Model confidence (mean pLDDT): 81 of 100. A computed fold for a 74-nucleotide RNA from Bdellovibrionaceae bacterium UBA5009, annotated as transfer RNA. The sequence was found in a public genome assembly.
[in-house]
RNA sequence: CAGCGUGUGGCGCAGCUUGGUAGCGCGUUUGCUUGGGGUGCAAAAGGUCGCUGGUUCAAAUCCAGUCACGCUGA
Numbered sequence: 001c002a003g004c005g006u007g008u009g010g011c012g013c014a015g016c017u018u019g020g021u022a023g024c025g026c027g028u029u030u031g032c033u034u035g036g037g038g039u040g041c042a043a044a045a046g047g048u049c050g051c052u053g054g055u056u057c058a059a060a061u062c063c064a065g066u067c068a069c070g071c072u073g074a
Base pairs, nucleotide, nucleotide: 001073002072003071004070005069006068007067010026011025012024013023020057028044029043030042031041032040050066051065052064053063054062
C1' cells in the first nucleotide's frame, strides 16, 4: 500500500442477505424465599447499533467515506 473480516447495554453474542423505531445468555439492582448465605422465583435499570454523510415515509440493516482491531498478500 492492496484485499477480506470484525465493531450492537458491564461482558459474550443474535438480528443485517427478505429495511418497519433492538433481543438472548451471564452480570447488576430490588422484592419474595432462608436464622444468614447460596439456589430458586418475580420484577426493574442499562445500548438507539465504531464515527460522518447520503438514499428512503422509515436505516443496526442499503450506498459512500472514515477510524480501530485482526487476517492475507506485496